The RNA shown here (transfer RNA) has 90 nucleotides and comes from a Flammeovirgaceae bacterium. Its mean pLDDT, the model's own confidence on a scale to 100, is 81. Rfam family: tRNA. About the family: Transfer RNA (tRNA) molecules are approximately 80 nucleotides in length. Taxonomically the source falls in Flammeovirgaceae (Bacteria, Pseudomonadati, Cytophagia, Cytophagales). It was read from a public genome assembly.
């Protein structure tokens, strides 16, 4: 510089234009079981404003910024990093 792939929560990873703020594992937290642990089993686990004494609820967010549609994590544009093949200097 040319081709290609990709970017989702604490990590990994799926994700058909509605069933999704989001599956699964995996960590971490609480609990069950134990004389204690482990290992199993249950349960919660994204952030931000906003309402609520609390439980809790409401919106908005899937790199970033746009666009299309009733409706975008998914589809198109543009820009960012990040990977792979290639090519160029050296």
């Nucleotide at each position: 510089g040319g081709a290609g792939a990709g970017a989702u929560g604490c990590c990994a990873g799926a994700g058909c234009g509605g069933c999704c703020g989001a599956a699964u594992g995996g960590g971490a937290c609480g609990g069950u079981c134990u004389c204690g642990a482990a290992a199993a089993c249950c349960g919660u686990u994204a952030u931000a404003c906003g309402g609520g004494c609390a439980a809790c609820u409401g919106u908005a967010u899937c790199g970033a910024g746009g666009g299309u549609u009733c409706g975008a994590a998914u589809c198109c544009c543009u820009c960012u990093c990040u990977c792979u093949c290639c090519g160029c200097c050296a």